[in-house]
């Protein structure tokens, strides 16, 4: 320098045009004599700039970061 993959919650990951979800974690409450375990609930996220579309996490283009390969 070229090509590819990936970027979503504090962490690990789903979701591939129409309300953004799960597990763990955090907080509150319930349960218990206490702890642990369990139950209910709450808060919390789209790497970035454009484009297409009635509507974009999703499709297209640029940028950027990590990883892999080639030279």
């Nucleotide at each position: 320098g070229c090509g590819g993959u990936u970027g979503u919650a504090g962490c690990u990951c789903a979701g591939g045009g129409g309300u953004a979800g799960a597990g763990c974690a955090u907080c509150a409450c319930c349960u218990u004599g206490c702890c642990a375990a369990g139950g209910u609930g709450a808060g919390g996220a789209g790497c970035u700039g454009g484009g297409u579309u009635c509507g974009a996490a999703u499709c297209c283009c640029g940028g950027u970061a990590a990883c892999c390969g080639c030279u």